[in-house]
Parts: sequence; C1' cells; structure tokens
RNA sequence: UGUCAGUUUCAGGGCGGGGUGAGAUUCCCCACUGGCGGUAGGGGCAAGGCCCAAGUCCGCGCGCCGCAACAAAAAGAGCGGCUGACCUGGUCAAAGUCCAGGACCAACGGUUAUAGUCCGGAUGAAAGAAACGGAGG
Repeated sequence: UGUCAGUUUCAGGGCGGGGUGAGAUUCCCCACUGGCGGUAGGGGCAAGGCCCAAGUCCGCGCGCCGCAACAAAAAGAGCGGCUGACCUGGUCAAAGUCCAGGACCAACGGUUAUAGUCCGGAUGAAAGAAACGGAGG
C1' cells in the first nucleotide's frame, strides 16, 4: 500500500403506565427500539482536507424455499428465488436526503389470548468492523 491469501477479536435495541378479561409484556389507549455498507443541498473541525449524519433512498445481512461441490449419510461451501415501511407542507435552480407536521414498518416456531419489545433455535449464523504479521508491488 483502492493487490493477494491468512490468523485473531468484535459484530442488535426495545413493554414502563393504564383498560378489558378466567387468562394478554400477545388485544385496546399511551410508551419504547432501530443491524451492516453506500449515498447525502445538513452539521463539525486545528479546513484546497478530514470526520459525523437515513428503520421506511440504493444495496446487504438475517429468515424461508429450491438446487448443490466435497466417495456415502449427516451437514452444507456456493448458486438461484422469495422476503417490510413515507406522505403532506415549507425552502430552493434542484429535496429520497434539509426544516415542520402527520404517518408507516419490523422473519420463523412457541404461548391459558393475536408478540418489533416475552420464551426458543442462538454459548448459533452473519452483513461487516478492527487488529496482527506474511506475500506481491
């Protein structure tokens, strides 16, 4: 060191109050939470640069389904498919991003009753982040 392979570590938050009921952290009213990379007309600073900034803008992970390398089985690298949510007003040359307001979304299995917040797979997996030497340049 915008390259290559490797090792190690790390890598998700949230039900508090009230109501109904035999029973609900699952329903109703209020409350609470927001993974990773990118982008950003916003912000910061010791400023030709660097840093920070989105749940609903672009992707990814997670989850489910199918195929599947490796002798077989099991497992499953990898590949493919499916997989959630934003409007209104303002400003402006331009808003998905800024300001204001109002909305909306959240896998699967379980449960005395329907779960983003409880329990479970999970002491798992993983987007990725950091560190460390090594090779190459």
Molecule: FMN riboswitch aptamer (RFN element)
Organism: Parafannyhessea umbonata